A computed fold for a 1506-nucleotide RNA from an uncultured prokaryote, annotated as small-subunit ribosomal RNA. Rfam family: Bacterial small subunit ribosomal RNA. Rfam links the family to the GO terms ribosome and structural constituent of ribosome. The sequence is in RNAcentral, with records from ENA.

[in-house]
């Protein structure tokens, strides 16, 4: 969004649709199916005449009516339901050469001639009825025979023509065989003639048979079906093809493209819903099918195997005289009955339609209409202006208001719908007759058609519709306000009542429950509850996924499918255009249009198929024919490897056995013990026996498809790298099923067993210890041969192909470059040695030229050695580059939710395979299936949950890790924890022992001080009610207090006495006080610290907490704040995608340490001077301590090392002080529902002659015990007793209180001095002289106790404090465990204040004496910071598994028992169909034979029947 809806509340009208979805369950009553010019009977009442014995009879009419009966046509349509049906059922598209077809149309032809019969009916008989039987008697359009045969049919002949195989069809012959029926009307009446009915053929039209291609639920935990089963072949049936049926033959026929089987279901046009694309449904209206009380059957008919027919059988129901018979609402209403649920036992054939008839008509729960139902869709009303004093209720309220609300009320109007009176439609067109008039047929007469007129027909219904009247008058409700999701308060209620679609409200302030107010949403309907679709891209065609969230198959090989290189040709099967057909109407959509308007209807247009047939194109794809070589393979020639398989062989070790030395142990552990050893172990040294497994090389190195593979050799043996040409010629890639392999345990049958070691045993550990640890050991571990077939069988990542940055390993392999060596050639250089040239000297000859010889130089050539040298060519060997192939590691782009992945993809694509579809139930059960068996593969539901579940974040944990601190451990010193007291707490008691604090962080806490008050508890008595205190009003009165009397325990009663200010016209006002009485309301140490405010404690003086802006990330967050250093410190310094900031740290503040200045009394007294017994007592003085203001002073400033040179850190100098000098106040953002309603304050609640006030007594002070905090001691580092010294803080007029006297003392009595650097508290005390005690329960210790007293206060009894005397406990240093404390502290001495009338061993400060010891961060305990792991997030005191005991909910099992539904096999078998047979019987018509009166009769046979 929708609905054939139901339920709940409401309901006012109309209009159009629509209503058994369940029991195809029974069904009473009535009605749905009849008509008819044939036929043959033929009434009844009426009424009318006439008779008449008056009783009544005859006749007409009425009538040939009404009726049954022959007989036609219709009852196969129209209606209703959807049980079966998964199917040629239906849709759709096609064929029938394989058919039929009444009634209708059309077109040829006929329509002749005989019979005999039988209902009704009469009689008669059976039955209780239904219903029969017997005789007799008639009639046709009922029924028969004969003729005719255009024609049809069969056979066969002959000749043509078509077509899609079988064939089909046309002409012409010849045989055979085949038909009827009349009515009525009219007439010129042996007949014509209209009409209708009849008989043959063809034809059409309409309707139905059959067949076929597609399509049509789920379930494989249904995989194998079939014996009429597939097919032939003959025959039969049929309208018709066909195993439809039957005999024979053959042995076929379907099946993962899902046969069979099961479940479930009429299809479909169409609806809903969606953006399509799907999903889901098949009411109503239409096609199509299937049923008709279950099943089975056939008849008849053109058409049924028939809804309102017939048999037969069944189960029910009814009638019966018991013998026998009727019956079938899934038609209309109607009943019962199931059910959440679905109308009236209406009217009418006026309209459509359909049967019949010529027609009139006639019948029609079809239909057309009415009635009920808000079932559903539409449209209408339930009023409209205008109204503020914002009426009154009510509701909330901050008490001021404020909100319902212009809403009422008032005023002014309209009249829809409903009421009442009037008026009044379309739907009606017909057809009949009747009259004209056209046209047909006929001689006509008349008929048939057509077309005018008149004439006539409405159930709805006096309805739509219209006018008239009255009068706002008669018509508003549901749900629902926590979010989603528009719409908020009050009150009740207190994990209750309840509410809920999801989350999820409700435990005393509930927008979530219940109710009011208010409010939003729809509206004659609102909600609810079911169902379908959506959103769900959440089964993903459109349009999803599998490294870690569900998901890759343990691996491989290959079948069947699916897909596949480059050119070229054909074809056209998919593709693609284009044309026909076709795709019913309805409905959807457009347009007009009709009802006032819409709903609803009309018209007329689009619009719809994987559909058929045609024509045409050829790119792709398929098929086909040719070619190619790039993919794939071969072949050569090289190379690396724990690849497999068999076979032999090695050494090291363990263990055992044998001997030898050897002595008391050994072995094991955290530590032990069990165990081994004196019967000689371990240790050692020699021989031996055996099984298993191979150190070192060994390497994220190789090698295999995985699993997986390691000593040597040998043998057989697969793959795979590189190279080089040749070769084939797409020969390929994936792979459902199949088949193979497939750790380690396992399992079977045989060996083997050195070591290890499940199970078992001891022994230890422990609260136990069936675990981890020891000592033993046994299957197995290993070897054959067979099984199992799973793993975190993981890269948690299938297999192929291509393509897309790099950088760096390692591993194989060749070849190019390139080096480095070894050879080898020919060159070049250079020396040298020869050999000759050429030049120049010299000599000789010569006129010159010129020739000779001879020495030398100096070039330059050839040859040979030897040196260097670089160039070619071979080989080694190296690996800097480049290329093929394995194999890691870091990274880009890109993917990814993110982690990561990233040429070895998880990236871009393409192909093909396996798999997901919340978690749990459960990889369980069931069924099947392999296994010797353990189990293994496939593999669900019920139920139950609201999540499971991934990566990554920030915590917070961790008996994880790093780095730092602290009296946190350690060194130490001195307590507690044992005694007594004291105090506080629990607990117990009590009339009450008020209350609160409860680990740390309550317990000498609130309490800085309960005798009474305090005080808030209790018990018992007295009292008070506007009050003891407070504020405002009213009235009335008076001061009030204070004192006195009385009386009481008091409080309080009762009296009595006394007293104001200002004005004043002297009446009184009028202020302020109190009294009384009312009123408003006080008041409560009652409740809530978990409604709060404010304050406080605690982590913690721990050092952290945070923020802007940028930056990275989808995000949540990060980053800054992480790192290196440094500190007490997020403190500095460096570095950095971060710069900066703010709250903490520090510093600024008190107080002390040194110093100066200032000042100089109440304080000092250095030096002067007086004076005392003695003292700053005194002048004086301010120098000094010293008080109390102000200042310097310290800052890592200087210096040397270290360190990055930095921060900083060490040591040093100064300096009083050194690295924060010492101590104090100060307490980040948070944590602990931390504490406190009993400081105060405060919201809600509760009390109100009290839970509120006031008095007295009492209690808070109990006491068998437990704990915490404390004093005091246990004694000689003491204790007594005398003596001598040295502080500081601080206080005092309701006060400190001195000198003096008294008292043993507490204290008294007095009363100077001080309102205080003046006086007093005030003695400090440990110390120190010096004596006594001598180790003892003491001369220690002092609690108990007894007696006397002191102070304080109204009052010390419960229940003070302190002095005297006297008593003289426990305690001889303290168990487990625990507390403080790092320097002027610990520890000891003693002074002082607050609170206070007294009352301190408690606090809160003062000073005096004055240590010890820290190696160091291992371990407790608490913390900070970085990292990690996490199922924690209330954050480990966290989460959580499993049993068990009790409740619930679902389920299986389970000796059996009993349905259902299929399925073989066999039995019995109605009805009825076929067929055979049929003694027998029975037969009008036809047939023979006989008589006859010619009308008929008798007889026989016999089709046929029983």
């Nucleotide at each position: 969004g929708a609905c054939g809806a139901a339920c709940g509340c409401u309901c006012g009208c109309g209009g159009c649709g629509u209503g058994c979805c369940u029991a195809a369950c029974a069904c009473a009553u009535g009605c749905a199916a009849g008509c008819c010019a044939a036929g043959g009977g033929g009434a009844a009442g009426g009424u009318c005449a006439u008779c008449u014995u008056c009783g009544g009879a005859u006749g007409g009419c009425u009538a040939g009516u009404a009726u049954a009966c022959u007989g036609g046509c219709g009852g196969a349509c129209g209606g209703g339901u959807g049980a079966g049906u998964a199917a040629c059922g239906c849709g759709u598209a096609g064929g029938c050469a394989a058919u039929c077809u009444g009634c209708c149309c059309c077109c040829a032809g006929g329509a002749u001639u005989g019979g005999g019969a039988u209902a009704a009916c009469a009689u008669u008989u059976c039955g209780a009825a239904a219903g029969g039987g017997a005789u007799g008697c008639u009639a046709a359009u009922a029924c028969c025979g004969g003729a005719u045969g255009u024609g049809g049919c069969c056979u066969u002949a002959u000749a043509g023509a078509c077509g899609c195989a079988u064939g089909u069809u046309u002409a012409u012959g010849a045989g055979g065989u085949u038909a009827a029926a009349g009515a009525u009307g009219g007439u010129u009446c042996u007949g014509c003639u209209a009409u209708c009915a009849c008989c043959u053929g063809g034809g059409g039209a309409u309707g139905a048979g059959c067949c076929u291609g597609c399509g049509u639920u789920c379930c494989a935990u249904u995989a194998g079906u079939u014996a009429g089963u597939u097919g032939g072949c003959a025959g039969g049936g049929u309208a018709a093809c066909g195993g439809c049926c039957u005999a024979c033959c053959a042995a076929g026929a379907c099946g993962a493209c899902g046969a069979u089987g099961g479940a479930u279901a009429g299809c479909u046009g169409g609806u809903c819903u969606g953006a399509g694309a799907g999903g889901a449904c098949g009411a109503u209206c239409a096609g199509c099918c299937a049923c008709a009380c279950u099943g089975g059957g056939a008849c008849u008919g053109a058409g049924a195997u028939a809804c309102g027919g017939c048999c037969c059988a069944g189960a029910c129901u009814c009638c019966u005289a018991c013998g026998g018979g009727a019956g079938g609402c899934a038609g209309c209403a109607g009943u019962g009955g199931g059910g959440a649920a679905u109308a009236u036992u209406g009217c009418g054939c006026a309209a459509u339609g359909c049967c019949u008839g010529a027609a009139a008509g006639g019948g029609u729960g079809a239909c057309g209409c009415a009635g009920c139902g808000a079932c559903g869709c539409c449209g209408c009303g339930u009023g409209g202006g205008u109204g503020a004093u914002g009426a009154a209720g009510c509701u909330c309220u901050a008490c001021g208001g404020a909100g319902u609300g212009u809403a009422a009320a008032g005023c002014c109007c309209u009249g829809u719908c409903a009421g009442a009176g009037g008026g009044g439609a379309a739907g009606a067109a017909c057809a009949g007759u009747u009259a004209u008039g056209g046209u047909u047929c006929g001689u006509a007469a008349g008929g048939g058609u057509c077309a005018u007129a008149a004439u006539u027909u409405g159930a709805c219904g006096g309805u739509a519709c219209c006018c008239u009247c009255a009068g706002a008058g008669g018509a508003a409700g549901c749900u629902c306000c926590g979010g989603c999701u528009a719409a908020c308060u009050c009150c009740g209620u207190g994990c209750c009542a309840g509410c809920a679609g999801c989350c999820g409200c409700g435990g005393u302030a509930a927008u979530a429950c219940g109710g009011g107010g208010g409010g939003a949403g729809c509206a004659a309907g609102c909600g609810u509850u079911g169902u379908c679709c959506g959103g769900a891209a959440u089964c993903a065609c459109u349009g999803g996924g599998c490294g870690u969230a569900a998901a890759g198959g343990g691996c491989g090989u290959g079948u069947a499918g699916g897909c596949g290189g480059g050119c070229u040709g054909g074809u056209a099967a998919g593709u693609c255009a284009g044309a026909u057909g076709u795709g019913a109407a309805a409905u959807c959509c457009u347009a007009c249009g009709g009802c006032u308007c819409a709903a609803c209807c009309g018209u007329a247009g689009a619009g719809g198929g994987c559909c058929a047939u045609c024509u045409g194109a050829a790119a792709c794809u398929g098929c086909u024919g040719g070619u190619c070589u790039u993919g794939a393979g071969u072949u050569c020639g090289a190379g690396a490897g724990a690849g497999g398989g068999u076979g032999a062989u090695g050494g090291a070790a363990u263990u055992c056995c044998c001997g030898g030395u050897g002595u008391a142990g050994c072995g094991g552990u955290g530590a032990a013990a069990u165990g081994c050893g004196u019967a000689g172990a371990u240790a050692u040294c020699g021989g031996g026996a055996g099984g298993a497994a191979c150190a070192c090389c060994a390497g994220a190195g190789g090698c295999g498809a995985a699993g997986g593979c390691g000593g040597u050799c040998a043998c057989c043996u697969g793959g795979c790298u590189c190279g080089u040409a040749a070769c084939u010629g797409a020969c390929g890639c994936u792979g459902a099923g199949g088949c193979g392999c497939g750790a380690a345990a396992g399992c079977g049958u045989g060996g083997g067993c050195a070591g290890c070691a499940a199970a078992c045993a001891g022994g230890a550990u422990u609260a136990g210890a069936u675990a981890c640890c020891c000592u033993g050991g046994u299957a197995g571990u290993c070897c054959a041969c067979g099984c199992c077939g799973u793993a975190a069988a993981c890269g948690a990542u299938g297999g192929g192909u291509a393509c897309u940055a790099g950088g760096u390993g390692u591993u194989g392999g060749g070849c190019c470059g390139g080096c480095u060596c070894u050879c080898a050639a020919a060159g070049c250089a250079c020396a040298u040695u020869g050999a000759g040239a050429u030049u120049u000297g010299c000599a000789c000859u010569g006129u010159u030229u010129u020739u000779u010889g001879u020495a030398u130089u100096a070039u330059g050539u050839c040859a040979g050695u030897g040196u260097g040298u670089g160039u070619u060519g071979a080989g080694u060997g190296c690996u800097c580059g480049g290329u093929c192939g394995g194999u890691g590691c870091c990274g880009c782009a890109g993917c990814u939710a993110a982690c990561g992945u990233a040429u070895u993809a998880a990236g871009u694509a393409c192909c093909c395979c396996g798999c997901c579809u919340g978690g749990g139930g459960a990889g369980u059960a069931c069924g099947c299936u392999c296994g010797c068996a353990a189990g293994g593969g496939u593999g669900a539901a019920a139920c139950u949950c609201a999540a499971a579940g991934g990566a990554a974040u920030u915590g917070a944990c961790g008996g994880g890790g790093g780095c730092c601190c602290g009296c946190a451990c350690a060194a130490g010193c001195g307590g507690u924890g044992g005694a007594g007291c004291a105090u506080g707490u629990g607990g117990u008691u009590u009339a009450a022992u008020u209350c609160g604090a409860u680990g740390c962080a309550a317990c000498g806490c609130g309490c800085a001080g309960a005798a009474c008050c305090u005080u808030a508890c209790c018990c018992g008595g007295g009292g008070c009610u506007u009050a003891a205190a407070c504020u405002g009003c009213u009235a009335a009165g008076u001061a009030a207090a204070g004192u006195c009397u009385a009386u009481g325990a008091a409080a309080g009663u009762a009296g009595g006495u006394c007293u104001g200010c200002u004005c004043u016209u002297c009446g009184g006002a009028g202020c302020a006080a109190c009294u009384u009485a009312g009123u408003a309301g006080a008041g409560g140490u009652g409740c809530u610290g978990c409604a709060u405010g404010g304050c406080u404690g605690u982590c913690g003086u721990c050092a952290g907490c945070u923020c802007g802006u940028g930056u990275c990330g989808u995000g949540a967050g990060a980053u800054g704040u992480u790192g290196g250093g440094u500190u007490a410190a997020g403190u500095c310094c460096c570095g950095c995608a971060a710069c900066g900031a703010g709250c903490g740290c520090a510093a600024c503040c008190c107080c002390u340490g040194c110093c100066c200045u200032u000042a100089g009394u109440u304080g000092c007294c250095a030096g002067c001077a007086g004076g005392u017994a003695a003292u700053g007592c005194u002048g004086g003085g301010c120098a000094c301590u010293c008080u109390a203001a102000g200042g310097g002073g310290a800052c890592u400033g200087c210096c040397g090392g270290u360190g990055a040179u930095a921060a900083a850190c060490u040591g040093g100098a100064g300096g009083a002080a050194g690295g924060u000098g010492g101590g104090g106040a100060u307490g980040a953002c948070g944590u602990c529902a931390a504490g406190u309603c009993c400081u105060c304050a405060u919201g809600g609640c509760c009390c109100u002659u009290a839970c509120g006030u006031c008095c007295c007594g009492g209690g808070c002070u109990a006491c068998a015990c437990a704990c915490g905090u404390g004093c005091u001691a246990c004694a000689a580092u003491g204790g007594c007793c005398g003596g001598u010294a040295c502080a500081a803080c601080g206080g005092g007029u309701u006060g400190c209180g001195a000198u003096a006297c008294c008292g043993c003392a507490a204290g008294g009595u007095g009363g100077a001095g001080c309102c205080a650097a003046u006086c007093c508290c005030u003695a400090a005390a440990a110390a120190c002289c010096g004596g006594c005690c001598u180790c003892a329960g003491u001369u220690c210790g002092g609690a108990u106790u007894g007696c006397a007293g002191u102070c304080u206060g109204c009052a010390a009894c419960u229940c003070g404090a302190c002095u005297g005397c006297a008593u003289g406990a426990a305690g001889u240093c303290g168990g487990a465990a625990u507390c403080g404390c790092u320097a002027g502290u610990a520890a000891u001495c003693g002074c002082g204040g607050a609170u206070c009338a007294g009352c301190a061993c408690g606090c809160c400060g003062c000073g005096g004496u004055g240590a010890a010891u820290a190696c160091g961060u291992u371990c407790c305990c608490g913390g900070g910071c970085c990292u990690u792991g996490u199922a924690c997030a209330c954050a480990c005191c966290g989460c959580c598994c499993g049993u068990c005991a009790c409740g619930c909910c679902a389920u299986g099992g389970g000796a059996g028992u009993u349905g259902g539904c299929a399925g073989u096999a066999c039995c019995c078998g109605a009805a009825g169909u076929c067929g055979a047979c049929g003694a027998u019987c029975c037969u009008a018509a036809c047939c023979c034979c006989g008589c006859c009166u010619c009308g008929g009769c008798g007889g026989g046979a016999g089709a046929g029947g029983a």